[in-house]
């Protein structure tokens, strides 16, 4: 990064599985996507657990375990080659 070529992934939603849950794998299925390819290394948001003393309740903070790469950023990787 296109007024190109070969392609490629796959939102939302549906079937079925696994999971406390965010969620995910499988098949349909196309919202888009120049990295929507890989990695929790930073940030950010989602789940779940926990939460001492204090008369009690209930919230918050705080602390652990997860999940989201199609939310960003960094690192690594890959296909063409116009302007």
């Nucleotide at each position: 990064g296109a007024g190109a070529a070969g392609g490629g992934c796959a939102a939302a939603c549906c079937g079925c599985c696994g999971g406390c849950g965010a969620c995910g794998a499988c098949g349909g299925g196309a919202c888009g996507c120049a990295a929507a390819g890989c990695u929790c290394c930073g940030g950010g948001c989602c789940u779940c657990c926990u939460c001492g003393a204090u008369g009690u309740c209930g919230g918050g903070a705080g602390g652990g375990a997860g999940g989201c790469g199609g939310c960003c950023g960094c690192g690594c990787u890959g296909c063409c080659g116009a302007a």
Background
c-di-GMP-I riboswitch aptamer from a soil metagenome, 83 nucleotides, folded computationally. It matches the Rfam family "c-di-GMP-I riboswitch aptamer". From the family's description: GEMM was predicted in a large-scale screen for bacterial structured RNA regulatory elements. Genes associated with GEMM are involved in a diverse array of functions, including chemotaxis regulation, signal transduction, secretion and chitin. The coordinates come from a structure-prediction model, not an experiment, and the mean pLDDT is 79. The RNAcentral record of the sequence draws on MGnify.